[in-house]
A computed fold for a 107-nucleotide RNA from Pedobacter jeongneungensis, annotated as SAM riboswitch aptamer (S box leader). It was read from a public genome assembly, where an Rfam model found it. The model forms 97% of the base pairs in the Rfam consensus. It matches the Rfam family "SAM riboswitch aptamer (S box leader)". From the family's description: The SAM riboswitch is found upstream of a number of genes which code for proteins involved in methionine or cysteine biosynthesis in Gram-positive bacteria.

RNA sequence: UACUUAUCAAGAAAGGCGGAGGGAAUGGCCCUGUGAAGCCUUAGCAACCAUCUAUUAAAUAGAAAUGGUGCUAAUUCCAUCCCAGAUGAAUCUGGGGUAGUUAAGUC
Numbered sequence: 001u002a003c004u005u006a007u008c009a010a011g012a013a014a015g016g017c018g019g020a021g022g023g024a025a026u027g028g029c030c031c032u033g034u035g036a037a038g039c040c041u042u043a044g045c046a047a048c049c050a051u052c053u054a055u056u057a058a059a060u061a062g063a064a065a066u067g068g069u070g071c072u073a074a075u076u077c078c079a080u081c082c083c084a085g086a087u088g089a090a091u092c093u094g095g096g097g098u099a100g101u102u103a104a105g106u107c
Stems, first nucleotide, its partner, number of pairs: 002106005008100001013042005021031003025080004043072003048068003051063004076099001081096006
């Protein structure tokens, strides 16, 4: 990097360095010198994997938070493609898909 499976309405921030961008893409709408990205420290959230229990091998359920990840503005911030419904229309609602995120596995 690619593929497979699962996942995404909840949750959780302070400080230091830094110095203008960031929220994947496009459009919108936001955040940002009352300090963006990035790096570091500490703290926290969650519970995917490891771990423990249930006859425990698989599957499933539960526990804990020690280890491996992850995350800590806004539903994945909203929309994007298709279908159905509502409306005179703008538009709105529901379902599915694509894309993306994260984890685990395979090459």